[in-house]
Context: one part of a larger RNA
Molecule: large-subunit ribosomal RNA, half B
Organism: Halobaculum rubrum
RNA sequence: CCGACGUUAGGGAAUUCGGCAAGUUAGUCCCGUACGUUCGCAAUAAGGGAUGCCUGCCCUCGACGGGGCAGGUCGCAGUGACUCGGUGGCUCCGACUGUCUAGUAACAACACAGGUGACCGCAAAUCCGCAAGGACUCGUACGGUCACUGAAUCCUGCCCAGUGCAGGUAUCUGAACACCUCGUACAAGAGGACGAAGGACCUGUCAACGGCGGGGGUAACUAUGACCCUCUUAAGGUAGCGUAGUACCUUGUCGCUUCAGUAGCGACUCGCAUGAAUGGAUCAACGAGAGCCACACUGUCCCAACGUUGGGCCCGGUGAACUGUACGUUCCAGUGCGGAGUCUGGAGACCCCCAAGGGGAAGCGAAGACCCUAUAGAGCUUUACUGCAGGCUGUCGCUGAGACGUGGCCGCUGACGUGCAGGAUAGGUAGGAGUCAUCACACAGGUACCCGCGCCAGCGGGCCACCGAGACAUCACUGAAAUACUACCCGUCAGUGGCUGCGACUCUCACUCCGGGAGGAGAACACCGGUAGCCGGGCAGUUUGACUGGGGCGGUACGCGCUCGAAAAGAUAUCGAGCGCGCCCCAAGAUUUCCUCACGCGGGACAGGAACCCGCGGAAGAGCGCAAGAGCACAAGGAAGUCUGACAGUGUCAUUCCAAGCGAGUGACGCUGACGCGAAAGCGUGGUCUAGCGAACGGAUCACGGGCCUCAAUGGCCCGGAUUUACGACAGAAAAGCUACCUUAGGGAUAACAGAGUCGUCACGCGCAAGAGCACAUAUCGACCGCGUGGCUUGCUACCUCGAUGUCGGUUCCCUCCAUCCUGCCCGUGCAGAAGCGGGCAAGGGUGAGGUUGUUCGCCUAUUAAAGGAGGUCGUGAGCUGGGUUUAGACCGUCGUGAGACAGGUCGGCUGCUAUCUAUUGGGGGUGUUACGGUACUUGACGAGAACGUUCGUAUAGUACGAGAGGAACUACGAAUGGUCACCACUGGUGUAUCGGUUGUCCGAGAGGGCAGCUGCCGAGAAGCUACGUGACACGGGGUAAGAGCUGAACGCAUCUAAGCUCGAAACCCACUUGAAAAAGAAGUACCACCGAGGUCACUCGUAGAAGACGAGUUCGAUAGACUCGGGGUGUACGCGUCGAGGCAACGAGACGUUCAGCCCGCGAGCACUAACAGACCAAG
Repeated sequence: CCGACGUUAGGGAAUUCGGCAAGUUAGUCCCGUACGUUCGCAAUAAGGGAUGCCUGCCCUCGACGGGGCAGGUCGCAGUGACUCGGUGGCUCCGACUGUCUAGUAACAACACAGGUGACCGCAAAUCCGCAAGGACUCGUACGGUCACUGAAUCCUGCCCAGUGCAGGUAUCUGAACACCUCGUACAAGAGGACGAAGGACCUGUCAACGGCGGGGGUAACUAUGACCCUCUUAAGGUAGCGUAGUACCUUGUCGCUUCAGUAGCGACUCGCAUGAAUGGAUCAACGAGAGCCACACUGUCCCAACGUUGGGCCCGGUGAACUGUACGUUCCAGUGCGGAGUCUGGAGACCCCCAAGGGGAAGCGAAGACCCUAUAGAGCUUUACUGCAGGCUGUCGCUGAGACGUGGCCGCUGACGUGCAGGAUAGGUAGGAGUCAUCACACAGGUACCCGCGCCAGCGGGCCACCGAGACAUCACUGAAAUACUACCCGUCAGUGGCUGCGACUCUCACUCCGGGAGGAGAACACCGGUAGCCGGGCAGUUUGACUGGGGCGGUACGCGCUCGAAAAGAUAUCGAGCGCGCCCCAAGAUUUCCUCACGCGGGACAGGAACCCGCGGAAGAGCGCAAGAGCACAAGGAAGUCUGACAGUGUCAUUCCAAGCGAGUGACGCUGACGCGAAAGCGUGGUCUAGCGAACGGAUCACGGGCCUCAAUGGCCCGGAUUUACGACAGAAAAGCUACCUUAGGGAUAACAGAGUCGUCACGCGCAAGAGCACAUAUCGACCGCGUGGCUUGCUACCUCGAUGUCGGUUCCCUCCAUCCUGCCCGUGCAGAAGCGGGCAAGGGUGAGGUUGUUCGCCUAUUAAAGGAGGUCGUGAGCUGGGUUUAGACCGUCGUGAGACAGGUCGGCUGCUAUCUAUUGGGGGUGUUACGGUACUUGACGAGAACGUUCGUAUAGUACGAGAGGAACUACGAAUGGUCACCACUGGUGUAUCGGUUGUCCGAGAGGGCAGCUGCCGAGAAGCUACGUGACACGGGGUAAGAGCUGAACGCAUCUAAGCUCGAAACCCACUUGAAAAAGAAGUACCACCGAGGUCACUCGUAGAAGACGAGUUCGAUAGACUCGGGGUGUACGCGUCGAGGCAACGAGACGUUCAGCCCGCGAGCACUAACAGACCAAG
C1' cells in the first nucleotide's frame, strides 16, 4: 500500500447517473389494521404491547408435552448467541406462475388461459421424404392444422380505390398435341379455327396487407368558431388516450412536491409523427422489471481515524509467463512525415541497490470491429435478372365395354338447286338419238287425298281410291338441252354406316382402396409417367457502374461545340467562370440576275412615339434558323427566275488522337458517271465555318444482287448489299436492395477523436468618431468603415497515425497563462458621504455548497470578499467511475412492399496487464574530494515554501461628509474562517490488550473453560495511533510597476524626464522556516591518532525502522526481562456464613457480608535476580 472484515463522536444521502454498498427490521403471543378491489385479496398492511430466571398452584394429557395464575428476583440488554421481512405512497409496462440469449442482455421480449379469422368429412387439411414410407393418429369438427391478438371489465369506428384471397364470367386474351388450309412427291415451317388453367372484366372480403385531407369566411370587446363556402379522396381518425417507453420545437404552459426539481405526479393539449385484436382504454393481485417521493437507518458523504486478518515487505526453499532491433536508455527549446531518451542548441548529470505509486516510453496485448477501397465474400429481402423445386391446368400413355344427346370428317342412299328470256324452279361437264311403260306382289301419265320442302310458281314421296295406253326428247326461245338415258362432279338437306371430339350417364376387366377370406367400395377417373401454359424468393446462382476536396445524398464536370482561364507556336488541370448540342429546313439547298442594312433627320391624307411613300446622312452600330467566336456589304445579307450537286461510284490528305498507337464519326481536295443554273468563265460532292452522334450480334424494310430446291410462280430456303432500329455510363456487360448477425484482404492512397497548418467564423483589441448622453463625441454608451492579436469555438485542408496513440462527462492530483472575479496600489467620474461606473499596474493567495439533467454548458437556491476565464493529447481509464455515446436483446413513433433504417425517444448490456527503461517520491551501499586516518561541531553556493491568505466585530464614531435620509477612513485591539507544521495534557474515536455481564451447546461434582464469522453477543476500556481535540505560524527593510511629485532643459515660457532626485503594491529581492560539501573552485574549526585513533560484526534493546539505515546499552551497566512499589482499567472473585418468594421436607432464582474485592497492564520508579557472555574483523601510518 492492496484484498476481506470490525467499530466510529456530531450531522444523516449533503455522496452518487442512481441509497450502489452497508446498515435498519426480524421469531412467537396479544391488541390493532387504511386506500383500492375482479370480494379472492390487499395483510405479517401500518402501528403498539409482551417475552429471562426461581418458587408454589390450577387446567389438559396414556406419555411426551401444551395452556395459564400468583409471588419472588437479576441484568444496559431476556427470540440476550445462532436463526430471523426494513416499511409506506404515486406512476409506467407486462394480467398472473412460468420461459430466454450455455460464455457481457432475465426485460416491457417469448409463452400463457381467453378472443378471432382461415383450411379440413379422413385415401382430409398441414408437415417430412426422390420414392417406398412416415408424423398429426390407431385421433375424427366439443377434432386437428395455420395465422393474428394476449386474463377479466368497457369497447373494437370509416375505407374493397391499390395489393392479396375467394367466387363468378356473356365477351376479349390465352400454349402444346390433335384438326383445317398453305407448303412438295416427304418435311421443316407459316397461317387459321377450337380453346384449359391463368389474366382482362364483375362481385365479395379489412380480428386480410394496409389506409384514415387541404383552403377560406363567420357570433354586438377580444379570442374562439356551433355555422357556411370551396377543392379533393377509396375513406378522410370515431370512442378513447395524449408533451406519452410515441412531442421535433421542449427544460411546452399551469398546479403540487423542494430553499432551489431538464426528474416525478395531476391537469391542459391543433397529437412534428396517438388511436382501436399491426388491438384502444382501464385495472385488483403479482414482478431479482423502469422512474419518483417519504419514514426509519446508516462511514455513501462532510472527513477521515483506529483495529483484525490474508497478502505485499524481510529471511529460507521452490520457481513460471507476457515481453525482448540495438544501446553508455536525462530535461527544456527547436527541427524533422507537422507529438524525439538517441538529430541541433542549451541546461543538467559521480557509480550501484531497495521500496512505492504509475507521468512518459505516442508502454504491452489483438495485420482496427468504426470509415473507405476490392469489378473480395457471406447471411437476409423483394413487384432486381435468370432459373429450379412445388402447385394448378390442357394433352398423351397406363386405358376397356355400352348406350343417349350434340358436333367434325369420310363413304353410301335419297332428295333439292327459280338472274333475264323461255311452255317452266334449266346446278356443271362429257357422251348422246332415242328412253321409259305393258311381265298382276305390275304400272307411264292424269285426278283426289296425305306427308315434307318452298322463292306460293311449283317440286319430291306416299296412297292404288278413281281414270288410263301412252308419256318424254329431238324441232322454236337460250352461251349451254332436256329429270329421254348414261358416267363423273359442285353446293345444300335428310337418312344411314365408319372414325372421332364434347356433355351427362351405365357397366366391369385394368388400376386404387377396405377386408384374413368370401366379398365390398371406387373406377377408366384417380395415382403414376411424358409434354405444354400459368403461378411460383419455397429454393438457387448472380448483379446492383464511375467521377467525387472521405463516402452517401446532390450533381455530371461520363459523348460533343464556343469564349475565357491558357502565361502572344502547339498542348494544358479543378464538382474552374460564362453558355450551348442530341435538332431544324424541299427551302432556310444549287445557280443566275438584281438590290443594301440598323438608326437618325426633313417632308407627305386619315397616320398618332410606332403602319406606307419620298429625300438626305449612314462600313455595318443590321442580318446571316439556334450558343459563342470568327467571317461576310465585291456580299455568305434581301429579292426574283430556273432547278435538285441534299446524286451514284471510287480515292488521297487532315482531324478525332499536338509531340506514341487507336475505331465509328467529321472535314478539305480529287477522279469517273449522270445532271442543274449560267451567254460564258464557271459554280454546285447540302445549309458561311466550328456542335446536331454510335462497333459487333440481333430485329424490321427493300419491284437490290447471287446460290439451292422444284410441280418453274409474283414460291420456299440460304448468302450478300442498302436503309433503319441503341447502347446518352456515348470504343457500346443482359442486372435491385438490407446487414447493428456479419467476414476477409488492404488503406492513414480516405473519413470520425486528437495533433499540425489556416483563421472565414469565434474571442479580444486598436484607428476614425456619425450619434446618444437636457448643453457637451470621448464620465458612460458608441453605428458605418478600416487594421490587427490569440489559437478556446466552429469550419476548411487531408500532413502524422487504420500490423489500433482507448472516445464524452465526472472524480483524484499537479503545473502553467492573464484578456483580473475577490483581495493590494492607483487614475477619471454625470465621484458630497455611502454604494457604484469606467480605466491602469498586479497572477502572491483564494475562487466554495446545493436542486434538475449522463451532461460540458445552462437555469435556479441559500451563502460569500469573490463564487474569473483558459491551457497542459478538448491534462489525467497500464489512476478510478461507466451515467451518455457506440455491438449483439427489446418497445414506440416515422420511413420502407420487404430485409431493415433514423445526430428520433426508451429499458438492459464485459473496462485486461506481476513495471524492463526513464521520470518522480522516499530509503540505503560505494567511490571521489588527501600527496595521511578519524571523532565532534559548523559555514552555506544553490534549492524549496504562501507559510501565511481572507473576513467580521469593537474603539475611532453616529464623527468627517450631507438639507435630510443616511454614513466612512487612517490606526489600535479582539475573534472567525481557509491553509501549513507539530502534538496527545484535555474532549472524542479506536482499542480482536484487559475486566465484567449474558444466550445456546459441549467438557466438568463444582470451580473453570472451548465453540457459536480466526471478538458469539452486549457494557466499559489503559497505552499507542488519531481529529471532531490542542498549540504555533510577526514586524520590518531594499529595489520597482501603474501612479504622485521635486528640480529641469530641448522649446528664454510651460513641462515628473531628456541628465538628476524623492515616494509608491498582497507582486519582486531580503527577512523567517527548511534541504544542502558530489558546491570538480568538491569548504571550514577544534580535538584524537602513526606508542593503533576509530569503526564494523556479534550480544541486550527502541525515542527508530519494509530491508539497509538511525539511536540507547554491553558488568566501570538500569539495555531488556523477572520481582516489589506507585499509577491505571474493570467493578466487588472463588469459597464460606447469614438472608431469601415459597415448600411438610428436600430444595431454592437471587441478596448481603467477608471485598474499593478478584483479575489484568504495552506506563513510571526502585532493584543486578536473569540476559548483554564469549569473541571476531577492518583500519591510516